[in-house]
Model confidence (mean pLDDT): 84 of 100. A computed fold for a 72-nucleotide RNA from Ginsengibacter sp., annotated as transfer RNA. It matches the Rfam family "tRNA". About the family: Transfer RNA (tRNA) molecules are approximately 80 nucleotides in length. The family's RNA type in Rfam is transfer RNA. Lineage of the source: Bacteria > Pseudomonadati > Bacteroidota > Chitinophagaceae > Ginsengibacter.
RNA sequence: UGACGUUUAACUCAGGGGUAGAGUAGCUUCCUCAUAAGAAGAAGGCCAUAGGUUCAAAUCCUAUAACGUCAA
Numbered sequence: 001u002g003a004c005g006u007u008u009a010a011c012u013c014a015g016g017g018g019u020a021g022a023g024u025a026g027c028u029u030c031c032u033c034a035u036a037a038g039a040a041g042a043a044g045g046c047c048a049u050a051g052g053u054u055c056a057a058a059u060c061c062u063a064u065a066a067c068g069u070c071a072a
Stems, first nucleotide, its partner, number of pairs: 001071007010024004018055001027041004048064005
C1' cells in the first nucleotide's frame, strides 16, 4: 500500500428486510441455621459512526473508525 473479514446487553455469541434474542455474569425473591447448589422473576441494547435505498434497515449500498487475517 492492496484484498478480505469482524463490530449486536457487562462478557461469549445468534438473528441476513417487518416489535432485537440466548448462555454466562450482576440484581431481587424463594429454598437453607447460614453459604454453595437449585427454583422463580425483573432489569440491562440510540445493533461501531455518518449518509443513502426502501412504506419499513441490526439486516441491502457507500464512506469513516477500531480490531484481525492474507499478500506485497